RNAcentral holds the sequence, with entries from ENA. Transfer RNA from Cladochytrium replicatum, 72 nucleotides, folded computationally. It matches the Rfam family "tRNA". It is annotated as a transfer RNA. Rfam describes the family as follows. Transfer RNA (tRNA) molecules are approximately 80 nucleotides in length. The coordinates come from a structure-prediction model, not an experiment, and the mean pLDDT is 81.
RNA sequence: GCCGUUGUAGUGUAGUGGCGAUCAUAUUUCGUUGUGGCCGAAAUGACGGCGGUUCGAUUCCGCCCAACGGCA
Numbered sequence: 001g002c003c004g005u006u007g008u009a010g011u012g013u014a015g016u017g018g019c020g021a022u023c024a025u026a027u028u029u030c031g032u033u034g035u036g037g038c039c040g041a042a043a044u045g046a047c048g049g050c051g052g053u054u055c056g057a058u059u060c061c062g063c064c065c066a067a068c069g070g071c072a
Stems, first nucleotide, its partner, number of pairs: 001071007010025003018055001026044006048064005
């Protein structure tokens, strides 16, 4: 330099053109307990960036950025 894969809550993950964006964990609050833990309930929190297509993009397309892999 070229090609490919991946990018979603603090962390790990599901998802697909129209959902209140899934689940787990974490954190906070409440319940329970003599206290704490376990357990139960609730809350908090995310689509890498910029454009394009579309009535509508997290999803499709282009470029960029980052990580990983291959070729040179």